[in-house]
This is a predicted structure of a 99-nucleotide RNA (c-di-GMP-I riboswitch aptamer) from a Nitrospiria bacterium. Of the family's consensus pairs, 95% are formed in the model. The coordinates come from a structure-prediction model, not an experiment, and the mean pLDDT is 84. NCBI's taxonomy places the organism under Bacteria, Pseudomonadati, Nitrospirota, Nitrospiria.

RNA sequence: CUACCGAAACGGCAAACUAUCUGAAAGGGUAGGACGCAAAGCUUCUGGUCCACGCGGCCUUUGGACACCAUAAGGCCGAUGGAUAGCAGGGCUGUCGAA
Numbered sequence: 001c002u003a004c005c006g007a008a009a010c011g012g013c014a015a016a017c018u019a020u021c022u023g024a025a026a027g028g029g030u031a032g033g034a035c036g037c038a039a040a041g042c043u044u045c046u047g048g049u050c051c052a053c054g055c056g057g058c059c060u061u062u063g064g065a066c067a068c069c070a071u072a073a074g075g076c077c078g079a080u081g082g083a084u085a086g087c088a089g090g091g092c093u094g095u096c097g098a099a
Stems, first nucleotide, its partner, number of pairs: 005097002012037002017032006035086001041092003045089003048084005055078007062070003
C1' cells in the first nucleotide's frame, strides 16, 4: 500500500412514532425523534414486494327504445406506469486502522 476484516476514535446517516406539506395510492419532502447502519452514500441493471388515478377487457348493481346500448358505483384481470437502494443481488464512489 492492497484485499478481507471490524477494536477504538473523529465525524456521518436516521427506523418506528409525532407534526406539517405533497401524491389517486404505494410513497415522498421538511422538522422533531433514534431502532439500527461501514456504505443506511449514489444508481431501478436483475429478482422480490407494494400501489392503481388514468387506459383496455370482463362481471355485478342501476337505467334505456332490452339478442343491444349507456352512465354511475363496486369488483376481478391485463397492459402500462409508479414506489421501495433501510428487501436482496449487480454496478459506481467512499472514512478510520487495533487484532